[in-house]
RNA sequence: AGAGUUUGAUCAUGGCUCAGGACGAACGCUGGCGGCGUGCUUAAUACAUGCAAGUCGGACGGGGAUUAUCCGGAGUGCGGCUUCGGCCAAACGAAGGAUAAUCCUAGUGGCGAACGGGUGAGUAACGCGUGGGUAAUCUGCCCUCUUGACCGGGAUAACAGCUCGAAAGGGCUGCUAAUACCGGAUACGAACAUGCUUCGGAUGGGGCAUGUUGAAAGGAUGCCAUGGCAUCGCAGGAGGAUGAGCCCGCGUCCCAUUAGCUAGUUGGUGGGGUAAUGGCCUACCAAGGCGACGAUGGGUAGCCGGCCUGAGAGGGUGGACGGCCACACUGGGACUGAGACACGGCCCAGACUCCUACGGGAGGCAGCAGUAGGGAAUUUUCCGCAAUGGGCGCAAGCCUGACGGAGCGACGCCGCGUGAGCGAAGAAGGCCUUCGGGUUGUAAAGCUCUGUCUUCAGGGACGAAAGCUUCCCAGAGGGAAUGCUGGGGAGAUGACGGUACCUGAGGAGGAAGCCCCGGCUAACUACGUGCCAGCAGCCGCGGUAAUACGUAGGGGGCGAGCGUUGUCCGGAAUCACUGGGCGUAAAGGGCGCGUAGGCGGUCAGGUAAGUCAGAUGUGAAAGACCGAGGCUCAACCUUGGGGUUGCAUUUGAAACUGCUUGACUUGAGUGCAGGAGAGGGAAGUGGAAUUCCCGGUGUAGCGGUGAAAUGCGUAGAUAUCGGGAGGAACACCAGUGGCGAAGGCGGCUUUCUGGCCUGUAACUGACGCUGAGGCGCGAAAGCUGGGGGAGCGAACAGGAUUAGAUACCCUGGUAGUCCCAGCCGUAAACGAUGGGUACUAGGUGUUGGGGUUGUCAUGACCUCAGUGCCGGAGUUAACGCAAUAAGUACCCCGCCUGGGGAGUACGGCCGCAAGGUUGAAACUCAAAGGAAUUGACGGGGGCCCGCACAAGCGGUGGAGCAUGUGGUUUAAUUCGAAGCAACGCGAAGAACCUUACCAGGGCUUGACAUCUCCCGCCAUCUGUGGAAACACAGAGUUCCAGCUUGCUGGACGGGAAGACAGGUGGUGCAUGGCUGUCGUCAGCUCGUGUCGUGAGAUGUUGGGUUAAGUCCCGCAACGAGCGCAACCCCUAUCUCUAGUUGCCAGCACGAAAGGUGGGCACUCUAGAGAGACUGCCGGUGACAAACCGGAGGAAGGUGGGGAUGACGUCAAGUCAUCAUGCCCUUUAUGUCCUGGGCUACACACGUGCUACAAUGGCCGGAACAGACCGCAGCGAACCCGUGAGGGGGAGCGAAUCGGAGAAAACCGGUCUCAGUUCGGAUUGCAGGCUGCAACUCGCCUGCAUGAAGUCGGAAUCGCUAGUAAUCGCAGGUCAGCAUACUGCGGUGAAUACGUUCCCGGGCCUUGUACACACCGCCCGUCACACCACGAAAGUCUGCUACACCCGAAGCCGGUGGCCUAACCGCAAGGGGGGAGCCGUCUAAGGUGGAGCAGGUAAUUGGGGUGAAGUCGUAACAAGGUAGCCGUA
Repeated sequence: AGAGUUUGAUCAUGGCUCAGGACGAACGCUGGCGGCGUGCUUAAUACAUGCAAGUCGGACGGGGAUUAUCCGGAGUGCGGCUUCGGCCAAACGAAGGAUAAUCCUAGUGGCGAACGGGUGAGUAACGCGUGGGUAAUCUGCCCUCUUGACCGGGAUAACAGCUCGAAAGGGCUGCUAAUACCGGAUACGAACAUGCUUCGGAUGGGGCAUGUUGAAAGGAUGCCAUGGCAUCGCAGGAGGAUGAGCCCGCGUCCCAUUAGCUAGUUGGUGGGGUAAUGGCCUACCAAGGCGACGAUGGGUAGCCGGCCUGAGAGGGUGGACGGCCACACUGGGACUGAGACACGGCCCAGACUCCUACGGGAGGCAGCAGUAGGGAAUUUUCCGCAAUGGGCGCAAGCCUGACGGAGCGACGCCGCGUGAGCGAAGAAGGCCUUCGGGUUGUAAAGCUCUGUCUUCAGGGACGAAAGCUUCCCAGAGGGAAUGCUGGGGAGAUGACGGUACCUGAGGAGGAAGCCCCGGCUAACUACGUGCCAGCAGCCGCGGUAAUACGUAGGGGGCGAGCGUUGUCCGGAAUCACUGGGCGUAAAGGGCGCGUAGGCGGUCAGGUAAGUCAGAUGUGAAAGACCGAGGCUCAACCUUGGGGUUGCAUUUGAAACUGCUUGACUUGAGUGCAGGAGAGGGAAGUGGAAUUCCCGGUGUAGCGGUGAAAUGCGUAGAUAUCGGGAGGAACACCAGUGGCGAAGGCGGCUUUCUGGCCUGUAACUGACGCUGAGGCGCGAAAGCUGGGGGAGCGAACAGGAUUAGAUACCCUGGUAGUCCCAGCCGUAAACGAUGGGUACUAGGUGUUGGGGUUGUCAUGACCUCAGUGCCGGAGUUAACGCAAUAAGUACCCCGCCUGGGGAGUACGGCCGCAAGGUUGAAACUCAAAGGAAUUGACGGGGGCCCGCACAAGCGGUGGAGCAUGUGGUUUAAUUCGAAGCAACGCGAAGAACCUUACCAGGGCUUGACAUCUCCCGCCAUCUGUGGAAACACAGAGUUCCAGCUUGCUGGACGGGAAGACAGGUGGUGCAUGGCUGUCGUCAGCUCGUGUCGUGAGAUGUUGGGUUAAGUCCCGCAACGAGCGCAACCCCUAUCUCUAGUUGCCAGCACGAAAGGUGGGCACUCUAGAGAGACUGCCGGUGACAAACCGGAGGAAGGUGGGGAUGACGUCAAGUCAUCAUGCCCUUUAUGUCCUGGGCUACACACGUGCUACAAUGGCCGGAACAGACCGCAGCGAACCCGUGAGGGGGAGCGAAUCGGAGAAAACCGGUCUCAGUUCGGAUUGCAGGCUGCAACUCGCCUGCAUGAAGUCGGAAUCGCUAGUAAUCGCAGGUCAGCAUACUGCGGUGAAUACGUUCCCGGGCCUUGUACACACCGCCCGUCACACCACGAAAGUCUGCUACACCCGAAGCCGGUGGCCUAACCGCAAGGGGGGAGCCGUCUAAGGUGGAGCAGGUAAUUGGGGUGAAGUCGUAACAAGGUAGCCGUA
């Protein structure tokens, strides 16, 4: 960076698709290790269970535990006494109590719980981003400074008792503490009020003075201790830091099919409220505010740093990380507090779940795990507070699902491994093969090594030094201790984890897949399949040789991954700011006037908004980039730097734009003087013509058409003359002439009126251009009302045409066309070209002016405004445009973004309606479309040719027969050929054979070829069986070469086994070769050059000419090739040579015969030559080519004929001539044999023969050819037979002999128009020939028989001169068989005016929507299937606001009575407070109508799609009626 795809090809337009990158992914196949990240995108669905916010006893009173002391004294009881009952009693010592210490703690209290963590529902907003403001604010904990902490008081939890409740939870009474609460004092500051002063742009700020008001906990602990010191706390104030609130500028998605919105709405005043401004709230007053610069409404959405992509500009995105916001089951509300309207707080309402004793209660994972559900899809109910951070605490410490880690998942990124070296007999196997080989492939094996990872064993971290304790040192203060600050030493602490890492051992051992291989796009073969199965991102593959399906081998790519799907950007300049367009591809509004807006002439001054420059602030961190560093590297991480295009403030510059001031005249306008015009409106008026009416003349038709008919006319038409009526349109002039903005405007006159041009330069002094909305105009058709109505004429009727003809043609004819008034508002409203200004070669016409000049009659030149043509540069895809631009620029508006669906649906607006305007989507296609090119085609044009037509002659089509084909039949009727160009064709000849077909009988290495082995026969004959092939038996008995024999080899034959043979089996659409055809038509191409972006063109076209692309001339072409022609053969004339088998002029012989002598003159034969070349003459033509005429000549303009067939077309024909790939078959699809069939026969067609007769038939007589053939042959004479033929055998391998008599013609006779003396089919009988054999199934002969047929419908064929027609002859094939075929000669015409028409062809040109090319393409209805959409009686759901009702909790306000510790008061009472009640507001709920959106629906409407349905033929060619647009 591009590529594929519209076409036969091309260029351009244009869409679709691909290659790249990315991902919180998912799915398929596969899966070794590690590191770092990352992981519910869906149901803001519901949640079991555990944990996630506590802490402080150094605030307080209790309680508990332990210890110590004291009290207490149950009990035990030394000892003593004893009446033996017991008593005294040291000591120990339970319960209990007190004090003290330590620890724990429910409660009061303090701080925290507003952080941290989650989520993205809501939100289109000052929500977020960015920059500002706060003179309109608050800020706990923290820091600094300053001041202070005085005197008092009353309660209340806990606790105890009683009591209610199932529980959750309360209630009453009584006691008590505080750093809880309250009163008073004090006031450096502070707040408020007033006054003065100062500052500021302002609300207002600062300062001073006076007055008023408002604090506190001297609490806790430590140390020394008469009292102090210290630490942590407390209160007022000032400042800082941090955090927060509010306000503002700018930016922030889609829909205008959402255009108007708004009553607290906008502003003011008073009041209230807040930390604070403010309609934030309230009362009153005013009537404002917002909006096309997009208000309001609807939809969607958290925003950003960033992330992905991109060259960038952009586009997409907002998951992880970071900032902000919002939310915490849903909705509402406040309380507390520095901070909340509060995720793990409270109250209320609702839904849901749970408990319940039914009375009532409890709950909120969008914290971490986890569960269910949803889903294509997303993890462990893990470990730890060791680190970092947070809360509380003096601290120890406690708490911390924040966090640090581990686990799971290839989800992503990064790294590593699955081994390395040597190793050719290039092993085996696989695959392919042209069978030689190639490939897999150094790959493997094998040998030599290594040891990453894995496994085992051993060692073993960093992260952890702070705090704290203790020791030591130093320091500050008045400073002893405690304490504070700094330094040093020691001690303790690890979830991860026995992990990273290191060492050792073992052994190549445990570790490779996925996708692709037709093009794009890198990588090819085989087999299978046979439009099947399947593939496919696009183009497209698959119908028997598939590199595209499936498999295999091989190859390519990537690699622990690889593919697929989805999404985004890119490519896409395919929404174009960078960076597109609008004549014909999509796209200029039908036209004007004009509002907003955008843009705007010359000179000067000012300003500084835009603009430019400097400085400052900000642009968080992370990320990205650059440098450096740390994990072995990398990913990852740390650090430094640059950058951050922006915003703001400030200083400056002043060219340009803007603003402002002044001036100017060239843009624009006005005046004045002229000018042209179908410009518009109104009124009047004229003639021609059509029609009608009246009258006259006049008679049988008129009219109409391709031809007719309907129609009119004897009741007098048409025609013609006169008169009249009425409507509409205005011939000639008239002109790519004029006017108008467009639509459009046409007799003449008058009148009203718009615009334009020229000249002048008097006036104004930028007054201009464009123009979204808006307003107006706007052909035809159409609509409403009223007139009018001659002609024309939708609809309609009739007549024709036609398969039909609701058309085209004809005869009629209503709306309408005309006028007035009012609608409609569209056209292919077109130059398919918006308006304005300026600039940029020419030439030529024309309209209207002006000027200069001139023989002033016609002119020439210059110029302005219009209107045409040609053309250069330039431009364009090309065509084309080209001063009237589609060129070069600027300004403004409109419009486009693939085709179809569709200018449709829905909605809005307009309309009386018709409808117009605005204007989608689903779905579907891989194109649709433009210009040009080459062809082909045209019921387009021009030129030309051909037995193409015409002019002629003879046929076919009718008959009989022959032959081929179709069809039918059959056991088989073998196969092929199919319009011309199959059909007397392959077949130049089917009785067997041929033969490929059928039936039956046989064979299986085979009828035939090669190779190996064995034998030596075989052939032949005989017999038996048999239809034969063949089988069996018997007889029979080799050859050649080497060589001394033996032996060996070969030929031939037999046998055996297998390789193989064989196939007229398939495919002519796999092929070669050969052939047909267009067409013996004149064409088909190339090289170089030139032109064109290109396909291509030129040459090859043009003017002539020719049979011809034949030749000449011209020409951006010059040459060349294959074709044409010529060269070749036959034939026509002559010459030479030669003279047998040919010939005989003259001579001789001979009865005759070229028979003989002789001769070679002639004929002839067959060789070589000559000749004809438009060479000559005249004319025409262009001085050419050539043509016409003529001369000469045997022949004259290629003399006649043949051979010869360009590039190509038809997938033309042939696999059955042959060859051949592949497929199929192998005791058969091969091969042998017998018999049958190819010869069938209701029919149909082609090609022929013979006829239908007198130009003839028959009989008789008697002439004249050419070519060809002959030895398994032709076969003479002669004889026999009516004949076919038989006998015979001379001669001849043939200019010698034979086939061989040519026939028609000619002469004579006969027949006399008839189914015949025409015609010969058919049949009978009798024969002949060939052959192994004529039954199916040959030919011929004789006799007999004697059918159809009397010249042939529609239609159709051949032929232009030695031709047609007619006549016979020969040959090939062949044993035999010819009406066929191929040749040969004999006799021998007619006609061609001409090219209009039919057919075919050539050249040029034109149109084209065709290119498998008109046998093309293609349209619409109907029928069927499927799909999406619209309408629809209704029905369901959601959302939105509104009205009314009800109204919880709660704030606020009010409040009679009630309750009430602190303060006042001696008291009464008061102040203050509270409950209750009332009110405003208000969530949810209810009712009602409205709007919007969506779902669904009987039925219905069109649309789309769908190999072979129906009907027609609309369009493309003049598409057969030119097409198309609007309208009915």
Molecule: small-subunit ribosomal RNA
Organism: uncultured bacterium